Context: one part of a larger RNA
Molecule: large-subunit ribosomal RNA, domain II
Organism: Candidatus Altimarinota bacterium
């Protein structure tokens, strides 16, 4: 893992609430224990004790169709009435209460044959080194001390076997082995190794102490037991089909991933036109906008207290000047969520019309929700960061499939009741890949299209202004570009060109700056404005708006930023025509249901018409099926029951029915009734393989 069969809202009441049935009610319902009688066990007569109900109110005493508060005759709050008794669903409660699942606590036993420490009593431990202390003897001393030599054998002493132990590798990691093997390593008379036989027990022991061990899992041992502990947590919960269908919000919670009420959902009974929508009229606002009249905040000028500085005085002090700062005021510009002289659109409330088969209200019974998510708008906070948080309003997904967006919950279209090898269309497409395309104009050369910005740029297309220009422009190409004077001043030098100054003037001239760059130590040289020839034009030049385009432009495993081949008078942008493709959308034809309404009878069916039928949690409806009773078919059946395999038929499903084979003893229609009733999930359990 796979098959296969077990596997999860049940049973019970000291009860309650509701809708549905039934019985009783103008002598209200109704009996409970017990009692008679009976019976396989029941029914069945009795028992009114005791519970509803018959009157309320008020804290009570109490009053009482009224009471209570009040001083009250006033106002106010409550009330002036109708049931009960049982069956059946549904839900509450209360028990284990849909089912599995702790860790854990408590109770009362079993363990120290594993290992931890102790208690008795035994047992073991090759061989070899070193050579304390003390003794003898020399020697040495006043004696002592001291020195040699020998004895002599200590020692948690060395080296190293059994033994014991685990320091390091490598094998082993479905092994030899739930901790070993092999090769090294450590200790070996000690705090030493062991063997038997006692001690100590779980809120405890024992511990040269690591929470270590306490029988292969110890921050508290196992076994049984309270017990099905509790689990606001995961996880699973078994057939069908029909009808409507949420929430992810608000308050309050020792709450925040849980509840409770209300919100939204459903079912039913009532009221009824009370509802959204639109239409029209009349209403408050103080928001977007704008404005600066107030609050603040700002700028530029004017004007002018006051302050700075100056001058003036021996000093001051008035005076008097100011390209200083600068309140108030003026002019003129600004700026604000916590400004307003002002002021929209929507929103929202009201009344009136009109208004879907929709919806509102009220009462009851049942729910689920309370983690949302993304897009557009409006805010905030954050960086006007975030697939970020939080509000506010739509919408879509949630729970929603089909078509586009290659692919893609939250975008674009558009909401699947079923069937059809019929049509039209949305979004969005029509060169192939792929269903469907022509025509005209233009623009783009960047493969731009098919990513980006601030910035650059004789890319190119349109528009327009202003300039020169056949008295020849622009551009090339030849000449020319003087003099006074090296202007003055500065400087070592400053001659057009280091710097400073100058109404930078004035002559020759066609035309030439007291000079546009380059160069000199400083002059020299090139060279420009300027001018003259050649040459020649629907032409040069200069600024402006604009269309499309170019650079700015580096990321990581492979082009790779069009889905892709591949596209350039386009298959690319832009304005245009007229086709067509293209959804479960419309429409068409046929069927199926649900609601509402008409019509006909045989009163629960037929027809007819209209709206409707995507759908999680959930709500309400109607079936199907299995197992047992009961009652029926005077039911089937060795002329083969059930199971099983395998085909036809059938029904809108859950499923029926029939036929053949197998098989070898039972089993089924019909109306009911009970319920151990329906399997794909639970790391489900049990078996087979």
């Nucleotide at each position: 893992g796979u098959c296969a069969a077990c596997g999860a809202g049940u049973u019970a009441g000291c009860u309650g609430u509701g809708c549905a049935g039934g019985g009783c009610u103008u002598u209200g319902g109704u009996u409970a224990a017990g009692g008679c009688a009976g019976u396989g066990a029941a029914a069945g007569c009795u028992g009114a004790a005791g519970c509803c109900a018959c009157a309320g109110u008020g804290a009570a005493a109490g009053c009482g169709a009224g009471g209570a508060u009040g001083a009250a005759u006033a106002a106010u709050c409550c009330g002036u009435u109708u049931g009960u008794c049982u069956u059946g669903c549904a839900c509450a409660c209360u028990a284990u209460a849909c089912c599995c699942g702790a860790a854990a606590c408590c109770u009362g036993g079993u363990g120290a044959g594993c290992u931890a420490u102790c208690c008795a009593u035994g047992g073991g431990c090759a061989g070899g080194c070193u050579g304390a202390a003390g003794c003898a003897g020399a020697g040495g001393u006043a004696a002592u001390a001291c020195u040699c030599u020998g004895u002599g054998g200590a020692g948690g002493g060395c080296c190293g076997u059994a033994c014991c132990c685990a320091c390091c590798a490598a094998u082993g990691c479905u092994g030899c082995a739930a901790a070993a093997u092999u090769g090294g390593g450590g200790g070996a008379u000690g705090a030493u190794c062991u063997g038997u036989g006692g001690a100590u027990a779980g809120g405890g022991g024992u511990g040269a102490a690591a929470u270590g061990c306490c029988a292969a899992a110890c921050g508290a041992a196992c076994c049984a037991g309270g017990a099905g502990a509790u689990a606001g947590c995961u996880g699973g919960u078994u057939c069908u089909c029909c009808u409507c269908g949420a929430u992810a919000u608000a308050g309050c919670u020792u709450u925040a991933g849980g509840g409770c009420u209300a919100g939204c959902c459903u079912u039913g009974u009532g009221u009824u036109a009370a509802u959204a929508g639109u239409u029209g009229u009349g209403g408050g606002g103080g928001u977007a906008g704008a404005g600066c009249u107030c609050u603040g905040u700002u700028u530029a000028g004017g004007c002018u207290a006051g302050g700075g500085g100056g001058u003036a005085u021996a000093a001051a002090a008035c005076g008097c000047c100011u390209a200083c700062c600068a309140a108030a005021c003026c002019u003129a510009g600004a700026u604000a969520a916590a400004c307003u002289u002002c002021g929209a659109a929507u929103a929202c409330c009201a009344c009136a019309a009109u208004g879907a088969a929709u919806u509102u209200c009220a009462c009851a019974g049942g729910a689920g929700u309370c983690a949302g998510a993304c897009u557009g708008u409006g805010a905030c906070a954050g960086c006007u960061a975030a697939g970020u948080g939080c509000c506010a309003u739509a919408g879509u997904c949630g729970u929603a499939a089909g078509g586009g967006a290659a692919a893609c919950a939250g975008c674009c279209c558009a909401g699947a009741u079923c069937g059809c090898c019929u049509u039209c269309u949305a979004a969005g497409g029509u060169c192939c890949c792929u269903a469907a395309u022509u025509a005209a104009g233009c623009u783009u050369a960047a493969g731009u299209g098919g990513u980006a910005a601030a910035g650059g740029a004789u890319g190119u297309g349109a528009a327009a202004u202003c300039g020169c220009u056949u008295a020849u422009a622009c551009a090339c190409c030849c000449a020319g570009g003087a003099g006074g004077u090296u202007g003055g001043c500065u400087u070592a030098g400053a001659a057009g060109c280091a710097g400073c100054c100058a109404u930078u003037c004035c002559u020759u001239u066609a035309a030439a700056g007291a000079g546009u760059g380059c160069g000199u130590a400083a002059c020299a040289g090139c060279u420009c404005a300027c001018u003259g020839g050649u040459c020649u034009a629907u032409g040069c030049g200069a600024u402006u708006u604009u269309g499309c385009g170019c650079c700015g432009a580096a990321a990581a495993u492979a082009u790779a930023a069009g889905g892709g081949g591949g596209c350039u008078a386009a298959a690319a942008a832009c304005u245009u025509a007229a086709a067509c493709c293209g959804a479960a959308g419309a429409a068409g034809c046929g069927g199926g249901u649900g609601c509402u309404c008409c019509g006909a009878c045989u009163u629960g069916u037929c027809g007819g018409a209209g709206c409707g039928c995507g759908g999680u949690a959930g709500a309400g409806g109607a079936g199907c099926g299995u197992u047992c009773c009961u009652g029926u078919c005077u039911g089937c059946a060795u002329u083969g029951a059930a199971g099983c395999u395998g085909g036809a038929c059938u029904g809108a499903a859950a499923g029926g029915u029939c036929c053949a084979g197998u098989g070898g003893a039972g089993c089924g229609u019909c109306a009911g009734g009970a319920a151990g009733u329906g399997a794909a999930a639970a790391u489900g359990u049990u078996g087979a393989c």